Molecule: transfer RNA
Organism: Flavobacterium sp.
RNA sequence: AGCAGGAUGGAGUAAUUGGUAGCUCAACGGGCUCAUUAUCCGUAGGCGAAGGUUCGAAUCCUUCUUCUGCUA
Numbered sequence: 001a002g003c004a005g006g007a008u009g010g011a012g013u014a015a016u017u018g019g020u021a022g023c024u025c026a027a028c029g030g031g032c033u034c035a036u037u038a039u040c041c042g043u044a045g046g047c048g049a050a051g052g053u054u055c056g057a058a059u060c061c062u063u064c065u066u067c068u069g070c071u072a
Base pairs, nucleotide, nucleotide: 001071002070003069004068005067006066007065010025011024012023013022019055027043028042029041030040031039048064049063050062051061052060
């Protein structure tokens, strides 16, 4: 320098035709219990940045940032 792939709560990871952003763990509160690490219920917290298309964008388009891999 070229090409390919990724970026989603604190961590990991989905979203298949553009239509309410899910799951597991963690955190917090409560229940159960003699007690609890076990178990049950609930709460808060997220689409890398900017712009565009659209009634509507995590998703489509453009640019940028950043990470990984391959080639030179």